[in-house]
Molecule: Archaeal signal recognition particle RNA
Organism: Pyrococcus horikoshii
RNA sequence: CGGCGGGCUAGGCCGGGGGGUUCGGCGUCCCCUGUAACCGGAAACCGCCGAUAUGCCGGGGCCGAAGCCCGAGGGGCGGUUCCCGAAGCCGCCUCUGGAAGCCAGGGCCGAACGAUGAGUCCUCGUCCCGCGGGGUGCCCGGUGGGGGAGGCACGGCUGAAGGGCCGUGCUAACCCCCUUUGGGCCCCAAACCCCGCAAGGCCCGGAAGGGAGCAGCGGUAGGGGCCACGGAGCACGCUCGCGGGGGUGCGGGGAUGAGGUAGGCCCUGGUGAAAGGAGGCGGUGGAGGGUUCCCACCCUCGGGCGUGCCCGCCG
Numbered sequence: 001c002g003g004c005g006g007g008c009u010a011g012g013c014c015g016g017g018g019g020g021u022u023c024g025g026c027g028u029c030c031c032c033u034g035u036a037a038c039c040g041g042a043a044a045c046c047g048c049c050g051a052u053a054u055g056c057c058g059g060g061g062c063c064g065a066a067g068c069c070c071g072a073g074g075g076g077c078g079g080u081u082c083c084c085g086a087a088g089c090c091g092c093c094u095c096u097g098g099a100a101g102c103c104a105g106g107g108c109c110g111a112a113c114g115a116u117g118a119g120u121c122c123u124c125g126u127c128c129c130g131c132g133g134g135g136u137g138c139c140c141g142g143u144g145g146g147g148g149a150g151g152c153a154c155g156g157c158u159g160a161a162g163g164g165c166c167g168u169g170c171u172a173a174c175c176c177c178c179u180u181u182g183g184g185c186c187c188c189a190a191a192c193c194c195c196g197c198a199a200g201g202c203c204c205g206g207a208a209g210g211g212a213g214c215a216g217c218g219g220u221a222g223g224g225g226c227c228a229c230g231g232a233g234c235a236c237g238c239u240c241g242c243g244g245g246g247g248u249g250c251g252g253g254g255a256u257g258a259g260g261u262a263g264g265c266c267c268u269g270g271u272g273a274a275a276g277g278a279g280g281c282g283g284u285g286g287a288g289g290g291u292u293c294c295c296a297c298c299c300u301c302g303g304g305c306g307u308g309c310c311c312g313c314c315g
Base pairs, nucleotide, nucleotide: 001315002314003313004312005311006310007309008308011063012062013061014060015033016032017031018030019029023050024049025048026047027046038059039058040057041056067305068304069303070302071301072300073299074298075297078294079293082290083289084288088284089283090282091281092280093279094278095277096276101271102270103269104268105267106266107265108264109263113259119256120255121254122253123252124251125250126249127245128244129243130242131241132240133239134238135236136235137234138233139231140230141229144178145177146176147175148174150171151170152169153168154167155166156165157164158163183227184226185225186224187223188222194219195218196217197216202211203210204209
């Protein structure tokens, strides 16, 4: 120094990974996977830690200088990123599909009714429009002028009172005439400053008589009512005539002459909800595939650390 045997020490093994959680690591949780192969205790508002983080607190078994660690590649279970994406499911749309019902056409049966006339046809009225006649009800209207009397205003003549005579102008009242549809009847009227008559009272006068004039009465203007008249006025739950339109519900008339109404059933076509079928679009779904990264387990290669101490025997 080497080999064999025994003892010992350091050390090694008794699992690893993905997801989740976390600022991050490990554990408790879930999942995958490996071995001949540990046990007890606590731990999600959690336990132990900090890139020297890949558990903590205890106990045990095996091996023992045996080995352990790091990196790369291949196979490969599982996870993951992104992409593609089948089946299935849901919604909407289109087509198809077609029950009951409804509509149209056709047919069959057929109460009531029907030769005292079914059904059908024609015509008229009822309805609408236009034009015209009538009727009714409303609306609107109240002429213009001449003559006389009277009155009012102004003036002249005259009478010793009151008065008498005359002229001019105006004028609705009383009378007459002409004209107009512009008339008739009734009511109210203007306290006085509108007209007439005018009791009583007043004035003049001897008287006769005359004068002014309130109330009242009668009128005028004016207002109102009814009627008449006039108005190419207006309107109609009215009526007549003519023309046109519409309609077959009802009624009248005429023609024809045997069916026909309610109801029920059948056929054809259309319409027609849902189920079902086909297609399209959108959503959901995620079998499976590709890709990125991590990776249990297995294999290969490279690197790092370690290969120690004592005793006995042999060379």